[in-house]
This record gives sequence, C1' cells and structure tokens, in this order.
RNA sequence: UAUCCGAAAAGGCAAUUGCCCGCUUGGCGGGCGAACGCAAAGCCAGGAGUUCCGAAAGGGAUCGUCCGGUCGCCGAA
Repeated sequence: UAUCCGAAAAGGCAAUUGCCCGCUUGGCGGGCGAACGCAAAGCCAGGAGUUCCGAAAGGGAUCGUCCGGUCGCCGAA
C1' cells in the first nucleotide's frame, strides 16, 4: 500500500423461523425479534444453471448456484 490474500475489531447484509400486517388463496410482499451463513450475501439478468408460465414461439424469477462487468470497508500473518 490493498492487486492477490483473510486474522482481529467496528459497522453491514442475512437463508430460515416466531409474531403481526397487506394483497390475496398462487403463495408473495412488508414490519419487529431471533438466527444458518456472507468480504462483496453491494449493484448489473450479459453467459451458463435452476425454477415458474406457455402447445410452441417466447416471457418472468433467481446475483444466498457459478462465470463475467462495475464500485467498494478494515489491514494481522
């Protein structure tokens, strides 16, 4: 110093779940709490995967499946 890397501390996110609420009967979304985990579990749906709708063409969801792009906190070994 922070490209690689990942100890500590602070802050952050948060699968899942308890209670409550909304839309509604498809389950989805939101609030509070607990919490598996995460150094990009920030953002982007470009590629692959998974998944939903559809007869197909095609359309949607998923970045907490991986790759890619972009921005980025801290600084032990």
This is a predicted structure of a 77-nucleotide RNA (c-di-GMP-I riboswitch aptamer) from an Acidobacteriota bacterium. The model forms 100% of the base pairs in the Rfam consensus. Rfam family: c-di-GMP-I riboswitch aptamer. Rfam links the family to the GO term cyclic-di-GMP binding. Its mean pLDDT, the model's own confidence on a scale to 100, is 78. NCBI's taxonomy places the organism under Bacteria, Pseudomonadati, Acidobacteriota. The sequence was found by an Rfam model in a public genome assembly.